[in-house]
Context: one part of a larger RNA
RNA sequence: UUGGGCGUAAAGCGCGCGUAGGCGGAAUGGUAAGUCAGAAGUGAAAAUCCUGAGCUUAACUCAGGACCUGCUUUUGAUACUGCUAUUCUUGAGUACGAGAGAGGAAAGUGGAAUUCCCGGUGUAGCGGUGAAAUGCGUAGAUAUCGGGAAGAACACCGGUAGCGAAGGCGGCUUUCUGGCUCGUAACUGACGCUGAGGUGCGAAAGCGUGGGGAGCAAACAGGAUUAGAUACCCUGGUAGUCCACGCUGUAAACGAUGGGCACUAGGUGUUGGCGGAUUCGACCCCGUCAGUGCCGUAGCUAACGCAUUAAGUGCCCCGCCUGGGGAGUACGACCGCAAGGUUGAAACUC
Numbered sequence: 001u002u003g004g005g006c007g008u009a010a011a012g013c014g015c016g017c018g019u020a021g022g023c024g025g026a027a028u029g030g031u032a033a034g035u036c037a038g039a040a041g042u043g044a045a046a047a048u049c050c051u052g053a054g055c056u057u058a059a060c061u062c063a064g065g066a067c068c069u070g071c072u073u074u075u076g077a078u079a080c081u082g083c084u085a086u087u088c089u090u091g092a093g094u095a096c097g098a099g100a101g102a103g104g105a106a107a108g109u110g111g112a113a114u115u116c117c118c119g120g121u122g123u124a125g126c127g128g129u130g131a132a133a134u135g136c137g138u139a140g141a142u143a144u145c146g147g148g149a150a151g152a153a154c155a156c157c158g159g160u161a162g163c164g165a166a167g168g169c170g171g172c173u174u175u176c177u178g179g180c181u182c183g184u185a186a187c188u189g190a191c192g193c194u195g196a197g198g199u200g201c202g203a204a205a206g207c208g209u210g211g212g213g214a215g216c217a218a219a220c221a222g223g224a225u226u227a228g229a230u231a232c233c234c235u236g237g238u239a240g241u242c243c244a245c246g247c248u249g250u251a252a253a254c255g256a257u258g259g260g261c262a263c264u265a266g267g268u269g270u271u272g273g274c275g276g277a278u279u280c281g282a283c284c285c286c287g288u289c290a291g292u293g294c295c296g297u298a299g300c301u302a303a304c305g306c307a308u309u310a311a312g313u314g315c316c317c318c319g320c321c322u323g324g325g326g327a328g329u330a331c332g333a334c335c336g337c338a339a340g341g342u343u344g345a346a347a348c349u350c
Stems, first nucleotide, its partner, number of pairs: 003322004007304002012318001014201004021194003025088007033081002035077008048066007091191001092188003095184005103177007110154001114150008125136002162169002206247006215241002220236004258317006266295011299306002323350003332343004
């Protein structure tokens, strides 16, 4: 390489949008490029295979045939693929009518708590731990009441509940705005799927400039513990955490499971629709679509387990793997302000 694989053994890009490319629904006609059949030409010789012949045999040599799986030309076939023309509606989209939602952005606003400041009451402790100490407090702390300021986060509701492509999203109100679901079947008529490159988004930490800073808290300091204790525990505490703009581009970015379509027992809960039956109306009940959980048949799996939300059965497209270490390292290239990221070996060794 062929192949076999990718939940946990090596292996699904963190996630979208999308270029080229690959693949692509139903009907009819045309064409005949792919495809299939026939014929002709060519496909050197030797070699190879078969049948014979010649050296006493064999190796070897010679003759004839086959083979040369290919290419070209030509005559046909038209199921499938392609191309082309016309048409269709089930895929896809649009319209109309409903619906749910922590989806996103901006502005405003609320209460609880915390810390600090001012004032009142009040007096000797408070705090902290396994026990202590550092620390705070007679310059009046802790506790308690009243007033004020600031920043950050939103208890209860809250839920294997919801929304989002992923990262992620949670007080309330307003404005702007994306997507989704259901119903109707009016419109377009295959407009689709995937997606190398490319491009955008992307937790936390980190970086730049300017703000902000209550609480928490790397670093740091002190107190303990200990043989030691550069830790775990305690008292403090700076970056940071917050905001604006820009950068970084990584995570156990996880369902460790790429996307799409179709098919393949059921049972049970729940979220959002719709329909039926019933009812004064709603609930319960029956059906159906979309999501989200649990259990489970066939099947699959090395097992664990998965099981209509597949890891089952098939098709299409992309990414990735190919023994462990060396190593996600070196070198080079590209990106970055830097930190570093992306791509990514070999020697050697077992």